[in-house]
């Protein structure tokens, strides 16, 4: 370099209501890659979105959420132990968990020539 696999995870129980897996009370969930040590919440990316371009494919741009205390250590916003915070659009009784775009992008991971 080519070519192939891989490559997002969760609402169970209770209340209101004509209706809610969306609202209320508990409850669950946590791509990638990097960081002296293991991270949703540090850095950086990817998707979603919004613009602009293109016939289509793609191509540029822009936007892009959340952490405090205490402990152990040489080194940890990453371990432990307390109590917080955070999730795209479009569709519904107002959604991180439904369902739809999506047998789809994909950061990227591994194989094999």
């Nucleotide at each position: 370099g080519u070519u192939c696999u891989c490559g997002g995870g969760g609402c169970g129980a209770g209340g209101u209501g004509a209706a809610a897996u969306u609202c209320c009370u508990c409850a669950c969930c946590g791509g990638c890659g990097g960081u002296u040590a293991a991270a949703g919440u540090c850095c950086g990316c990817u998707a979603a979105c919004u613009c602009c371009u293109u016939u289509u494919c793609g191509g540029g741009a822009g936007c892009c959420g959340a952490c405090a205390c205490g402990g152990u250590g040489a080194a940890a916003u990453u371990c432990c132990g307390u109590g917080a915070c955070c999730g795209a659009c479009g569709g519904u009784a107002a959604a991180g968990u439904c369902c739809g775009g999506a047998u789809g992008c994909g950061a990227g991971a591994g194989a094999a020539c």